[in-house]
RNA sequence: UGCUCAUCAAGACCGGCUGAGGGACAGGCCCUUUGACGCCGGGGCAACCAGCGGGAUUCGCUUCCCGCCACGGUGCCAACUCCCGCGGGGACGCGCAUGUGCGCGGUCCGCCGAGAGAUGAGUU
Numbered sequence: 001u002g003c004u005c006a007u008c009a010a011g012a013c014c015g016g017c018u019g020a021g022g023g024a025c026a027g028g029c030c031c032u033u034u035g036a037c038g039c040c041g042g043g044g045c046a047a048c049c050a051g052c053g054g055g056a057u058u059c060g061c062u063u064c065c066c067g068c069c070a071c072g073g074u075g076c077c078a079a080c081u082c083c084c085g086c087g088g089g090g091a092c093g094c095g096c097a098u099g100u101g102c103g104c105g106g107u108c109c110g111c112c113g114a115g116a117g118a119u120g121a122g123u124u
Stems, first nucleotide, its partner, number of pairs: 002123007013042005021031003025085001027083002043077003048073002051068006081116001086113003089109004093104004
């Protein structure tokens, strides 16, 4: 770097340094000199891996489920992954038709999925 799997509606901020950008990309909308991003220190959240206990499964390896823990490896601490891009669904509207349907580059929706991205674990 690529691939596979899982998760992504909850949660968690202070200080120091620096000084103009940042929120992945496009659009939107936000954050930001009342100091962003980043770095450092401390604090916290969570529980993917690790650890511990129980259960199911298998001849067995294994795989899965539940609970505990938070000293270890990561991660995270504005806004749903900030919204959205592609496809579908629903509501309303408009147009055409009228045995009741079709179309819409019309609006709206914490509706569903895909894609993309992030994080972890495994693998190359």

Model confidence (mean pLDDT): 82 of 100. SAM riboswitch aptamer (S box leader) from a Rhodanobacteraceae bacterium, 124 nucleotides, folded computationally. Its Rfam family is "SAM riboswitch aptamer (S box leader)". Rfam links the family to the GO term regulation of gene expression. The organism belongs to Rhodanobacteraceae, within Bacteria. The sequence was found by an Rfam model in a public genome assembly.